A computed fold for a 92-nucleotide RNA from Acetofilamentum sp., annotated as TPP riboswitch aptamer (THI element). Its Rfam family is "TPP riboswitch aptamer (THI element)". Rfam links the family to the GO term thiamine pyrophosphate binding. NCBI's taxonomy places the organism under Bacteria, Pseudomonadati, Bacteroidia, Bacteroidales, Acetofilamentum. Its mean pLDDT, the model's own confidence on a scale to 100, is 75.
[in-house]
RNA sequence: ACCACGUUGUAGGGGUGCCGUAACCGGCUGAGAGUAAACCCUCCGAACCUGAUCCGGGUAAUGCCGGCGCAGGGAACAGCGGAUUCCUUUCC
Numbered sequence: 001a002c003c004a005c006g007u008u009g010u011a012g013g014g015g016u017g018c019c020g021u022a023a024c025c026g027g028c029u030g031a032g033a034g035u036a037a038a039c040c041c042u043c044c045g046a047a048c049c050u051g052a053u054c055c056g057g058g059u060a061a062u063g064c065c066g067g068c069g070c071a072g073g074g075a076a077c078a079g080c081g082g083a084u085u086c087c088u089u090u091c092c
Stems, first nucleotide, its partner, number of pairs: 001085001005081006011042004017028004048073003054067004
């Protein structure tokens, strides 16, 4: 000096479905199921959106699971620590 990785600050992005009787309340999956100073994600980007009223499986039902998917989009900058390795300088 740089990197895996870890971390901080600030800023930004995103979703909220299914079932039971509308609400309340409860059940299912999930990090999160619409308000919580929650949760997840921010380019090494499957957070999330589109395709999609898609295809296969399964379920009480569902955006439940898998496929689609090295498909198309998608929100970032700054700092700190940092093994190994390399370079430079000084000394022996």